A computed fold for a 75-nucleotide RNA from Candidatus Nanohalococcus occultus, annotated as transfer RNA.
The organism belongs to Candidatus Nanohalococcus, within Archaea.
The sequence is in RNAcentral, with records from ENA.
Rfam family: tRNA. Rfam classes the family as a transfer RNA.
RNA sequence: GAGUCCGUAGCUCAGCCCGGACAGAGCGAUCGGCUUCUAACCGAUCGGCCGAGGGUUCAAAUCCCUCCGGACUCG
Numbered sequence: 001g002a003g004u005c006c007g008u009a010g011c012u013c014a015g016c017c018c019g020g021a022c023a024g025a026g027c028g029a030u031c032g033g034c035u036u037c038u039a040a041c042c043g044a045u046c047g048g049c050c051g052a053g054g055g056u057u058c059a060a061a062u063c064c065c066u067c068c069g070g071a072c073u074c075g
Stems, first nucleotide, its partner, number of pairs: 001074007010027004020058001028046006051067005
């Protein structure tokens, strides 16, 4: 220098290909229930402007462009 993939909640990830209405799961934290207490279990709450910017569109996490960061391959 060229190419492929990844970036979404505090952590691990799904959703993206094929655009659609409030963006999800598990773990976690807090509070409560249960229990003599703890653990386990149950419930509620906390949670994100989807890496950044721009474009297309009635509508973008999703499509297009540029950039940033990371992994790998080739030279």